[in-house]
Context: one part of a larger RNA
């Protein structure tokens, strides 16, 4: 200077306090450590590893592991040479394939009048190819993290022997090195803020697949309304422009004042209105050589390739993430209303028939503002149940199905029916949240033949409490102080 300090002062933050919900008990999912094993393939490890890579582990993926094979090779480029019954190949043999041996039949492409040469292919042999091997402490690239914290530094000048200092500190004030004022400084650059997106209010265009107020036709109905044509773009929505907020108006408060603050009026929205997107100079020899790329080592009839079967799913046990419950603000049956974003061609599949149901039959529509996946639940109304290990809970096991798929045995999922475990609110400890958020109910979509999604990443429905303060813990920013430490 800087770093630390159970030194001081300011300040900030779901840090703490005040609330609500949980996790730690229980069962199951899931990832980890462990132990096991022929292999349980690698990495990831304090916050910032552990539902992470992995938006898909029966095969395949798959790197492992155990047999059985291939050796210029599954893949690229050159080189020589050698080939017409050449490349291919219907079948056969063997075999778990995979290779390995046979093998009727039987080509092609350019130059050339032809002979012929060249190429494709295939063999031989050479360069070489391969490697998810090994080092993230050799490295790009890209990401995590202090932190969306408010810094981090430059040019002239000035000040010091310097190293370095001022700037940047000092009153204010802001979410902010955000703006005043003052100041040996006076600009400037990354950061901040602003400029993009989405949202929340107006106006305009614009009108099919949306829309249905007005007008009109038809059908059901006793009406009240329904359904379906025409007309029509008003009205909702979709989506193009373009308005709107800027402390701008007003009033108080502060150095006499400035930024600012407090409080009002207009207003859909008010003092960044709400979220996203952006991540400064570095920090942690952080992660990543297994995405790729890439020095350097190091295998080269193997550390490479191919293929079968197994393994990543193994269980004495730990721990972390969740779902599910333990029940009456609840379970259970019926009746019943209201979403929003996504997806749909090897795709989404309607009415309809069959099955209790999973699910089959069929197959209309639909390249989707048109058709379909698709009734949103939870709320609301009626009944039951009445404190019980129960009409709570839903593990486990047994049967009997169903669907994907060459294949569900080790190892998928979904339904029936039967079983009906463990839990009566969790110790010490510990986590998220400040508003359309917590909390809760359902919805979709990516990965995908099925799927171990209870994950993840979206939507939208219902919809709380608190917050005195900042003394305490934890992290952090600025200033001062002290160090035997760089």
């Nucleotide at each position: 200077u800087g770093a630390c300090g159970g030194g001081g002062g300011c300040c900030u933050g779901c840090a703490c306090a005040a609330g609500c919900g949980g996790u730690g008990g229980a069962g199951u999912a899931u990832g980890u450590g462990g132990c096991u094993u022929a292999a349980u393939u690698c990495g990831a490890u304090g916050c910032a590893a552990c539902g992470c890579g992995a938006a898909g582990a029966a095969c395949c993926u798959u790197a492992c592991c155990u047999g059985g094979c291939c050796u210029u090779g599954a893949c690229a480029u050159g080189c020589a040479g050698a080939u017409a019954g050449u490349a291919g190949a219907a079948g056969g043999g063997u075999g778990a394939a995979a290779g390995c041996c046979c093998g009727a039949c039987g080509a092609g492409u350019g130059a050339g009048c032809a002979a012929u040469c060249a190429c494709a292919g295939u063999c031989u042999g050479c360069a070489c190819a391969g490697g998810u091997g090994c080092u993230g402490c050799a490295u790009g690239c890209c990401u995590g993290u202090c932190g969306u914290c408010a810094g981090c530094u430059c040019g002239u000048g000035u000040c010091g022997u310097g190293a370095g200092a001022u700037g940047u500190u000092g009153g204010g004030u802001u979410a902010a090195g955000u703006c005043c004022c003052g100041c040996a400084a006076c600009g400037a650059g990354c950061g901040c803020a602003a400029c993009c997106c989405c949202u929340a209010u107006g106006u305009u265009c614009a009108g099919u697949u949306g829309c249905c107020a007005c007008c009109u036709g038809g059908c059901c109905g006793a009406g009240a309304g329904g359904c379906u044509g025409g007309a029509g773009c008003a009205c909702u929505c979709u989506g193009g422009a373009g308005a709107g907020a800027c402390u701008g108006c007003c009033u108080c408060u502060u150095a006499c004042a400035a930024a600012a603050g407090g409080g009002g009026a207009g207003g859909a929205a008010g003092g960044u209105g709400g979220g996203g997107a952006u991540g400064a100079c570095g920090u942690c020899a952080a992660g990543u050589c297994a995405g790729u790329a890439u020095g350097g080592c190091c295998c080269u009839u193997a550390u490479g390739g191919c293929c079968a079967g197994g393994g990543c799913u193994g269980c004495a046990c730990a721990c972390g993430u969740a779902c599910u419950a333990c029940a009456a603000u609840g379970c259970g049956u019926g009746c019943u209303a209201c979403a929003g974003a996504g997806g749909g061609a090897a795709g989404c599949g309607a009415g309809u028939c069959c099955g209790c149901a999973a699910g089959g039959a069929g197959g209309a529509g639909c390249c989707a503002a048109u058709c379909c996946g698709a009734u949103a639940a939870a709320a609301g109304c009626a009944c039951g149940c009445u404190c019980a290990g129960u009409u709570c809970g839903g593990a486990u096991u047994g049967u009997c199905g169903g669907c994907u798929g060459c294949a569900a045995u080790u190892c998928g999922c979904c339904g029936g029916c039967a079983u009906g475990a463990a839990g009566c609110u969790g110790g010490a400890a510990u986590c998220g949240c400040u508003a359309g958020u917590a909390a809760u109910g359902g919805c979709g979509c990516a990965u995908c033949a099925g799927c171990u999604a209870c994950g993840g990443c979206g939507c939208c429905g219902u919809g709380a409490a608190u917050a005195c303060g900042u003394u305490c813990c934890c992290a952090g920013g600025c200033c001062u102080u002290g160090u035997a430490c760089a």

A computed fold for a 486-nucleotide part of an RNA from an uncultured prokaryote, annotated as small-subunit ribosomal RNA, 3' major domain. The RNAcentral record of the full RNA draws on ENA and SILVA.